[in-house]
RNA sequence: UGGUGCAGUCAGAAUGAUCGCCGGCGCAAGUCGGAGGAAAGUCCGAACACCACAGGGCAGGGUGCUCCAUAACCUGGAGUCAUGGCAACAUGAAGGAAAGUGCAACAGAGAGCAGACCGCCCCGCAUCCAUUUUUUGCUUAUUUUCCAAAAUAGGCAAAAAAUGGGUGCGGGGUAAGGGUGAAACGGUGCGGUAAGAGCGCACCAGUUUUCCGGGUGACCGGAAAAGCUAGGUAAACCCCACCCGGUGCAAGACCAAAUAGGGAAGUGCCUGAGGACGGCCCGUCCGAGCUUCCGGGUAGGUCGCAUGAGAUGACGGGCAACCGUUAUCCAGAGAUGAAUGAUCAUUGCCCGGCGCGGGGCAACCGGCGCCGGGAACAGGAUUCGGCUUAUUGACCGCAUCAACCG
Numbered sequence: 001u002g003g004u005g006c007a008g009u010c011a012g013a014a015u016g017a018u019c020g021c022c023g024g025c026g027c028a029a030g031u032c033g034g035a036g037g038a039a040a041g042u043c044c045g046a047a048c049a050c051c052a053c054a055g056g057g058c059a060g061g062g063u064g065c066u067c068c069a070u071a072a073c074c075u076g077g078a079g080u081c082a083u084g085g086c087a088a089c090a091u092g093a094a095g096g097a098a099a100g101u102g103c104a105a106c107a108g109a110g111a112g113c114a115g116a117c118c119g120c121c122c123c124g125c126a127u128c129c130a131u132u133u134u135u136u137g138c139u140u141a142u143u144u145u146c147c148a149a150a151a152u153a154g155g156c157a158a159a160a161a162a163u164g165g166g167u168g169c170g171g172g173g174u175a176a177g178g179g180u181g182a183a184a185c186g187g188u189g190c191g192g193u194a195a196g197a198g199c200g201c202a203c204c205a206g207u208u209u210u211c212c213g214g215g216u217g218a219c220c221g222g223a224a225a226a227g228c229u230a231g232g233u234a235a236a237c238c239c240c241a242c243c244c245g246g247u248g249c250a251a252g253a254c255c256a257a258a259u260a261g262g263g264a265a266g267u268g269c270c271u272g273a274g275g276a277c278g279g280c281c282c283g284u285c286c287g288a289g290c291u292u293c294c295g296g297g298u299a300g301g302u303c304g305c306a307u308g309a310g311a312u313g314a315c316g317g318g319c320a321a322c323c324g325u326u327a328u329c330c331a332g333a334g335a336u337g338a339a340u341g342a343u344c345a346u347u348g349c350c351c352g353g354c355g356c357g358g359g360g361c362a363a364c365c366g367g368c369g370c371c372g373g374g375a376a377c378a379g380g381a382u383u384c385g386g387c388u389u390a391u392u393g394a395c396c397g398c399a400u401c402a403a404c405c406g
Stems, first nucleotide, its partner, number of pairs: 001402006008395004013347007021034005036377001040388002043386005048248004060244005065079005080094001081092004095239002100237002102233002117178002119174026186204006205229001207226008252303004262294006274286004310329008349374008358365002
């Protein structure tokens, strides 16, 4: 300098004016306050409330390496192991497949106590070739010999046998080699064998058991022995270990009309309670109920509901998540068909262009002014801890790899 990896911080607006909305305080004027980093998805865990509940089990659901943190967690931190990466680092529902059951497309001879397609080897039969031996026939030479004939050496032909080889068919052996596949029943070498094979041996890998050392632990390092090798898949059934009651603030608690039911008491039913005729008296008409109290429910209202597993700072402990001590702060959303808005001005933030002047050898860096543009995702509804998802802009640190320079 370039690439890569991993973390972190800040902002996401401020002030004023005008017109509005919701809430607190106030007699009023007024004054104070009024969404987020995710308020979201409602995925997980809790608080809280009501219902259920002796205890245990079945069913069902969840979790699944270790230790730690936490009120709790399908959460977090630090590790282990596996996989990927040169590395920094990333990813992982990461118990059990030598309990049982199931599953594996295509290709392939064969896919789980496997398999013989090619190849390799053995045996038998058929056939062909070569070599050797024997026998027979013909023939040449030499020797014995008068000839016939015989002997020796050789040549040719035929037959038989043996050995070796080729080809074909049949039977068998073989998992070394080829080929198929994601996967073919340990790897390499030597011996061994008809050819082969953990068949034997050495080394290596893996499994189980035992022991030694390190670690709280997952696990790591080492040694010995055994049997010679055990495939994959459990976000397939299943087995093992641990955990789990249900419903959610429309939970729930309290106050409480009108009307209509319920209960009790009193009073009245032609000796007329009560009602209508505008208040009272008389009168007329209607007339079997009327009055009071109690209780449950509804509308409506209040609470739950903003002081809390609170926030911030300092110090201490811990690698960290987090915990402890201490100080300070808390009117500063609490609405319920649901407020938090609109316009204007100024400033700030970011980007681009132009100009001015500055620093530096340079690349370049930051400053001031003017003009133009931009500001995303999104909005409480009982509360809290997480996770996940959406999203604009700026800044910054550490680690690692490569090249170059000193």
Bacterial RNase P class A from a Desulfobacterales bacterium, 406 nucleotides, folded computationally. Its mean pLDDT, the model's own confidence on a scale to 100, is 76. A source record names the gene rnpB. The organism belongs to Desulfobacterales, within Bacteria.